Predicted 3D model of a 71-nucleotide RNA (transfer RNA) from Parcubacteria group bacterium CG2_30_36_18.
């Protein structure tokens, strides 16, 4: 330099083109003499810029990061 794959909460994973789901973690409340456990609740995410579409996490292009292969 070129080919391919990939990017979603702090982490790990879901999601027919139509209101983004959960687990762990975090915070609050209850439970306890206290801690732990347990139960309930809350906050938290689609890498960036464009295109297609009535509508994009999803399809397309480019950029950026990561992985892999070739030179």
């Nucleotide at each position: 330099g070129g080919g391919c794959c990939u990017a979603u909460a702090g982490u790990u994973u879901a999601a027919c083109g139509g209101u983004a789901a959960a687990a762990c973690g975090g915070c609050g409340c209850a439970u306890u003499c206290g801690c732990a456990u347990u139960g309930c609740g809350c906050a938290a995410a689609u890498g960036g810029c464009a295109g297609u579409u009535c509508g994009a996490u999803u399809c397309u292009g480019c950029c950026u990061g990561g992985g892999u292969c070739c030179a």
Record summary:
RNAcentral records the identical sequence in 2 taxa. It matches the Rfam family "tRNA". It is annotated as a transfer RNA.